A computed fold for a 96-nucleotide RNA from uncultured Algoriphagus sp., annotated as SAM riboswitch aptamer (S box leader).

[in-house]
C1' cells in the first nucleotide's frame, strides 16, 4: 500500500493484582479479580484448498453490532430536539 471481510459463533483453569473497552464523548466490564502471561478448550471457515463436503496444519477470535456516537446525505415525527437509513473517516482481521 491493494483487496475481502466485520448485526452470527465460541470460556474455564492457573499466575499476577488495577486497570480496561484503540482515540474524544457516553455508556459499560472490573478485588465475585479487570488487563496481561501461559494451559486446556472451543468458534470459525481467511489461507492450505480444488465445485462442495470435511476440519490435520498456519493465522485469527471466544462482554456488549467494531460497544454506541462523534464527519457527511437521506429522512419520520417534532419547531429545543430525536427515531430511523444510507456511505465516508478510523479501526481490527485474512491475504497479496
Nucleotide at each position: 500500500c491493494u483487496u475481502a471481510u466485520c448485526g452470527a459463533g465460541a470460556a474455564a483453569g492457573a499466575c499476577u493484582g488495577a486497570g480496561g473497552g484503540a482515540a474524544g464523548g457516553g455508556c459499560c466490564c472490573u478485588a465475585u479479580g479487570a488487563c496481561g502471561u501461559c494451559u486446556u478448550a472451543g468458534c470459525a471457515a481467511c489461507c492450505u484448498a480444488a465445485u462442495u463436503c470435511a476440519a490435520a496444519g498456519g493465522u485469527g477470535c471466544u462482554a456488549a453490532c467494531u460497544c454506541c456516537c462523534a464527519u457527511u446525505c437521506c429522512g419520520g415525527a417534532a419547531u429545543a430536539u430525536u427515531a430511523g437509513g444510507a456511505a465516508a473517516c478510523a479501526g481490527a482481521u485474512g491475504a497479496g
The organism belongs to Algoriphagus, within Bacteria.